A computed fold for a 73-nucleotide RNA from a Candidatus Blackburnbacteria bacterium, annotated as transfer RNA. NCBI's taxonomy places the organism under Bacteria, Bacteria candidate phyla, Candidatus Blackburniibacteriota. It matches the Rfam family "tRNA". Gene Ontology term of the family: triplet codon-amino acid adaptor activity. Rfam classes the family as a transfer RNA.
[in-house]
RNA sequence: GUCCCCGUAGUUUAACGGAUAGAACGUCAGGUUGCGGACCUGAAGACUGGAGGUUCAAUUCCUCCCGGGGACG
Numbered sequence: 001g002u003c004c005c006c007g008u009a010g011u012u013u014a015a016c017g018g019a020u021a022g023a024a025c026g027u028c029a030g031g032u033u034g035c036g037g038a039c040c041u042g043a044a045g046a047c048u049g050g051a052g053g054u055u056c057a058a059u060u061c062c063u064c065c066c067g068g069g070g071a072c073g
Stems, first nucleotide, its partner, number of pairs: 001072007010025004018056001027043005049065005
């Protein structure tokens, strides 16, 4: 340099172009417990890497950029 894949809560991730972006772990509160752990209930937490475009509607499709990984030279 060319090509391919990935980027969504603190972490790991889901989401035929259409719902208030769903879940697990973790965190917080409560229950339980002699106190914890485990377990049960509830809550908070992601404007989806950035900027444009297409569309009535974009996490999803297109372009560029940024970051990570890989193949080739």